Predicted 3D model of a 270-nucleotide part of an RNA (large-subunit ribosomal RNA, domain VI) from a Candidatus Brocadiaceae bacterium. NCBI's taxonomy places the organism under Bacteria, Planctomycetota, Candidatus Brocadiia, Candidatus Brocadiales, Candidatus Brocadiaceae.
Context: one part of a larger RNA
């Protein structure tokens, strides 16, 4: 821009894409078959490999804004307690998120039309013949079926709902034409933002508000803070104390910030 008014939702599905793998074991059954040795078809069930998708409850990894221990040194006047630097100084753990080696799931079933192949009826050709007319069975291949996408499918689809077709002036008998105004539904801008993200887009919100931060409570992690007291000459140990601190998590709470607003968008449209 189009989809012959403008929107907001929900959809149909022409078409397109993805996928399409396979082993072993058990039962049937030591049955059919076979002198024996051996040993099935068909069918049913189970369990794997590779591949793929989603996810993070558990198992782990990471986790440079969490906790603790600790070395050297500098500083806060000193002690103590902390802070800076030294690869995050080093070390041990670790929330959310992300993640695999982890968890769950998938290939199907079924239908249609067929290939090779196998048949029924059946003449030409009194027989025979699956074929000439006619009718069947039949494969991981084909078309569906499952998943994703999809109306620019210009054949531009469908359904529901919302909004407009108004005011004034001038001309005209009128239809209407010209100018000015109003500015609907809705959208965008702007702002707070994350489950989204390079940007954009998408999603959640903007006071009739829990969108983000803060705060409160909880959870999780770390592992028993500081200070004081007690014991010990001291290093240190014990009590207060499963303490103290705690990121991204959960639930609340308007304390702070989402203010105020602007722009586009129309007038019976074939």
């Nucleotide at each position: 821009c189009g989809u012959a008014c403008g929107a907001u939702a929900u959809u149909u599905g022409a078409g397109a894409a993805a996928a399409u793998c396979u082993g072993c074991c058990u039962c049937u059954a030591g049955u059919a078959c076979g002198a024996g040795a051996g040993g099935a078809u068909c069918g049913a069930g189970g369990u794997g490999g590779a591949c793929g998708a989603a996810c993070c409850u558990a198992u782990g990894g990471u986790g440079a804004a969490u906790c603790a221990g600790u070395u050297g040194u500098u500083g806060u006047g000193c002690u103590a307690a902390c802070a800076g630097c030294a690869u995050g100084g080093c070390u041990g753990a670790g929330u959310a998120g992300c993640u695999a080696a982890g968890u769950u799931c998938g290939g199907a079933a079924a239908g249609g039309a067929u290939a090779a192949a196998c048949g029924c009826u059946g003449a030409a050709a009194g027989c025979a013949u699956a074929u000439a007319a006619g009718c069947g069975u039949g494969a991981a291949a084909c078309c569906u079926g499952c998943u994703u996408u999809a109306a620019g499918a210009u054949u531009a689809g469908a359904u529901a709902u919302c909004g407009u077709u108004c005011u004034c002036u001038a001309a005209g008998c009128a239809a209407u034409u010209a100018g000015a105004g109003u500015g609907a539904a809705g959208a965008c801008a702007u702002c707070u933002u994350a489950a989204a993200g390079a940007c954009u887009a998408u999603g959640a919100g903007a006071u009739u508000g829990a969108u983000a931060g803060g705060c409160c409570a909880g959870g999780u992690g770390u592992g028993u803070a500081a200070g004081u007291c007690c014991g010990g000459u001291a290093a240190c140990g014990g009590a207060u104390u499963c303490a103290g601190c705690u990121a991204a998590c959960u639930g609340g709470u308007a304390c702070u910030a989402a203010u105020u607003u602007g722009u586009c968008g129309a007038a019976a449209a074939g």

The sequence was found in a public genome assembly.